The RNA shown here (transfer RNA) has 72 nucleotides and comes from Candidatus Wolfebacteria bacterium GWA1_42_9. The RNAcentral record of the sequence draws on ENA. The source organism's lineage runs through Bacteria, Bacteria candidate phyla and Candidatus Wolfeibacteriota. Its mean pLDDT, the model's own confidence on a scale to 100, is 81.
RNA sequence: GCGGGCGUCGUAUAGUGGCUAUUAUACUUCCUUGCCAAGGAAGAGACGGGAGUUCGAUUCUCCUCGCCCGCU
Repeated sequence: GCGGGCGUCGUAUAGUGGCUAUUAUACUUCCUUGCCAAGGAAGAGACGGGAGUUCGAUUCUCCUCGCCCGCU
């Protein structure tokens, strides 16, 4: 330099044009307990960035950034 794949709450993940974006764990508050642990209930928190297509984009297209793989 060329080609391919992947970027989603702190972490790990599901989702794939129209949902309030899923679940686990962690975090916060409350309940339970004499205390802790365990358990239960509630809550906050995410689509790498930009542009385009579309009535509507996390999803499709292009550019770009980061990571990984292959070729040279």